[in-house]
RNA sequence: GGGCUCGUAGAUCAGCGGUAGAUCGCCCCCUUGGCAUGGGGGAGGCCUGGGGUUCGAAUCCCCACGAGUCCA
Numbered sequence: 001g002g003g004c005u006c007g008u009a010g011a012u013c014a015g016c017g018g019u020a021g022a023u024c025g026c027c028c029c030c031u032u033g034g035c036a037u038g039g040g041g042g043a044g045g046c047c048u049g050g051g052g053u054u055c056g057a058a059u060c061c062c063c064a065c066g067a068g069u070c071c072a
Base pairs, nucleotide, nucleotide: 001071002070003069004068005067006066007065010024011023012022013021018055026042027041028040029039030038048064049063050062051061052060
């Protein structure tokens, strides 16, 4: 320098055009003599940024930025 894949909650990921979810973690309550486990509830995301297409974009297209990987 070029190709490919990826960027969503604190972490790991799902979502593939109709106003965003799971698991773990975190907080509160119950359970225990106490801790853990278990049960119930809750907080937490301008979906990397900008532009385009569309009635509507996390989702499709373009550019930029960042990460991984391969080639040179």

Notes: The prediction has a mean pLDDT of 83. This is a predicted structure of a 72-nucleotide RNA (transfer RNA) from a Thermoplasmata archaeon. It matches the Rfam family "tRNA". The family's RNA type in Rfam is transfer RNA.